[in-house]
RNA sequence: GCAGAAGUGGCUCAAUGGCAGAGCAAAUGACUUGUAAUCAUUCGGUUGUAGGUUCGACUCCUAUCUUCUGCU
Numbered sequence: 001g002c003a004g005a006a007g008u009g010g011c012u013c014a015a016u017g018g019c020a021g022a023g024c025a026a027a028u029g030a031c032u033u034g035u036a037a038u039c040a041u042u043c044g045g046u047u048g049u050a051g052g053u054u055c056g057a058c059u060c061c062u063a064u065c066u067u068c069u070g071c072u
Stems, first nucleotide, its partner, number of pairs: 001071007010024004018055001026042005048064005
């Protein structure tokens, strides 16, 4: 330099153009002599960034940033 892949709560990951979710973690409460476990509730996201297409974008297109892989 070229090609490809990934980027979504604190972490690991879903979501076939139509309400942004799950598990773990965290907080509060219940239970317990107490802790753990269990149960209930809650918190937490400008979906890497900036544009475009569309009635509507995590999803499609363009550019860009970061990381990884391969080739030279």

Notes
This is a predicted structure of a 72-nucleotide RNA (transfer RNA) from a Bacteroidaceae bacterium. Its Rfam family is "tRNA". It is annotated as a transfer RNA. Rfam links the family to the GO term triplet codon-amino acid adaptor activity.